[in-house]
RNA sequence: AUCUUAUCAAGAAAGGUGGAGGGGAAAGGCCCGAUGAAACCUUAGCAACCCUUAACAAAAAUUAUGUUUUGUUGAGAAGGUGCUAAUUCCUGCAGCGAUGCAAGAUAAGUC
Numbered sequence: 001a002u003c004u005u006a007u008c009a010a011g012a013a014a015g016g017u018g019g020a021g022g023g024g025a026a027a028g029g030c031c032c033g034a035u036g037a038a039a040c041c042u043u044a045g046c047a048a049c050c051c052u053u054a055a056c057a058a059a060a061a062u063u064a065u066g067u068u069u070u071g072u073u074g075a076g077a078a079g080g081u082g083c084u085a086a087u088u089c090c091u092g093c094a095g096c097g098a099u100g101c102a103a104g105a106u107a108a109g110u111c
Stems, first nucleotide, its partner, number of pairs: 003109006013043005021032003027091003044084003049080002051076010088103001092101003
């Protein structure tokens, strides 16, 4: 970087260094910031995508059991990511609206 799928109104911050920006395109708005922005480091936490585990269901193979895979539900948090102001801070397109789509972010798979 390509494509697919899922989720995005919940949740969770202290310290040190630093010294003026920041809110992951741009622009506008609205906010955060010298009572200290970004960035880096340490420690802590949140969540549960991957993961671990239990029950149930289905499928594959097998004489059968065991096994493997998939799905649903519950529990967990050692490990891989992610995250820890504001709905993805708000704004786009269609629709009276509900809602859908687009864009973006994250994860898993894939080229």